[in-house]
A computed fold for a 72-nucleotide RNA from Chryseobacterium hagamense, annotated as transfer RNA. Model confidence (mean pLDDT): 83 of 100. It matches the Rfam family "tRNA". Rfam's curators write: Transfer RNA (tRNA) molecules are approximately 80 nucleotides in length. NCBI's taxonomy places the organism under Bacteria, Pseudomonadati, Flavobacteriia, Flavobacteriales, Chryseobacterium.
């Protein structure tokens, strides 16, 4: 150089083209003499980036950069 395949909360992932959620981990409360476990509840997101297609794009195209792997 070249093709795959990934890139979404702090981690780890999900999410028929109908507008983003789970675990864990923060945070405040119950519980306990305390502290873990346990249970309720809450913050926390420019979906790498930019365009484009559509009424709607996390999800399809286009280009881009970053990461693994393979090939030359």
């Nucleotide at each position: 150089g070249a093709a795959a395949c990934g890139g979404u909360a702090g981690c780890u992932c999900a999410a028929c083209g109908g507008a983003a959620g789970a675990g864990c981990a923060c945070u405040g409360g119950c519980c306990u003499g305390c502290c873990a476990c346990g249970c309720c509840a809450g913050g926390g997101g420019u979906u790498g980036c930019g365009g484009g297609u559509u009424c709607g794009g996390g999800c399809c195209c286009c280009g881009u950069c970053c990461g693994u792997u393979u090939c030359u």